[in-house]
The RNA shown here (Bacterial large signal recognition particle RNA) has 263 nucleotides and comes from a Planctomycetota bacterium.
RNA sequence: ACGCGCUAGGCGGGGAGCUAGCGGUUCCCUGAACCGGCAAUCCGCUGUAGCCGGGCUGAAUUCCCACCCUGAGGGGCGACGGCUGCGUGCCGCCCUGGCAAGGGGUGAUGACGGAGAGGACCCCCGCAAAGGGGACCUGUGAACCGGGUCAGGUGGGGAACCAAGCAGCCCUAAGCAGUGUUCCUCUUGUGCGGCGGGCCAACCUCUCCUGAGCUACCUGCCUGGGUGAGCCGAGGGCCGGAGCUUCGAAGGGGGGUGCGCGU
Numbered sequence: 001a002c003g004c005g006c007u008a009g010g011c012g013g014g015g016a017g018c019u020a021g022c023g024g025u026u027c028c029c030u031g032a033a034c035c036g037g038c039a040a041u042c043c044g045c046u047g048u049a050g051c052c053g054g055g056c057u058g059a060a061u062u063c064c065c066a067c068c069c070u071g072a073g074g075g076g077c078g079a080c081g082g083c084u085g086c087g088u089g090c091c092g093c094c095c096u097g098g099c100a101a102g103g104g105g106u107g108a109u110g111a112c113g114g115a116g117a118g119g120a121c122c123c124c125c126g127c128a129a130a131g132g133g134g135a136c137c138u139g140u141g142a143a144c145c146g147g148g149u150c151a152g153g154u155g156g157g158g159a160a161c162c163a164a165g166c167a168g169c170c171c172u173a174a175g176c177a178g179u180g181u182u183c184c185u186c187u188u189g190u191g192c193g194g195c196g197g198g199c200c201a202a203c204c205u206c207u208c209c210u211g212a213g214c215u216a217c218c219u220g221c222c223u224g225g226g227u228g229a230g231c232c233g234a235g236g237g238c239c240g241g242a243g244c245u246u247c248g249a250a251g252g253g254g255g256g257u258g259c260g261c262g263u
Base pairs, nucleotide, nucleotide: 001263002262003261004260005259006258009057010056011055012030013029014028015027016026020046021045022044023043024042034054035053036052037051038050063256064255065254067253068252069251070250073247074246075245076244077243080240081239082238083237084236086233087232089231090230091228092227093226094225095224097222098221099220101219102218103217104215105214106213113209114208115207116206117205118204119203121198122197123196124194125193126192127191128190129188130187131186132185133184134183135182136180137178138177139176140175146171147170148169149168154163155162156161
């Protein structure tokens, strides 16, 4: 060096989660990844690794490395951004109540306040007005199914005559229209009145007392409430996220690892 037979080893690994911790079952990543059994109110271990049984491969492309490079994916922190939420906060605006400093108005031709009388107001009654309805009055008003008179014509009769009856004319019913006063009736944000009654808190008018303020329209100030897409503050929740950090499959490089026999 070559050949044969063996052995160690290998036949996947990693992240998250779980756990006192480790491995597995679970989820995810990578990936060419033996078979059967076990496992989440878990299974197996107590220390380098799932446990039990079986199979294949085997000292190298395949096994080992605490070495170098690339690096899927996961975990942690996280500047910053977006959305949403919070506040006896500030400021603006709106509303309620109050004050009266400035302006305005008003006031010695008497404010505010006090007293009296009346009005207004409510009920009743009377008169009037307006409006509605009805009666009265006037006019009109029926092809036939209203009335009167019914030419002509029709029917009955021997005839005298009788009967029904259209048009026309006259009249009338319901109805329609008009008119005015008279009458009746109803209504009223109507007017006037009654020494009728009530109510007089407020309002208006007048009189008396008093004697200097009154008012709250504008500005201003205070209280309470509301509101804002504004400002400020705190930094809650959710989402995204540069960057930093950590674990790291896999790939590439480099290095390492037997035993026996024979030629």
Rfam family: Bacterial large signal recognition particle RNA. By type it is a non-coding RNA gene.
The source organism's lineage runs through Bacteria, Pseudomonadati and Planctomycetota.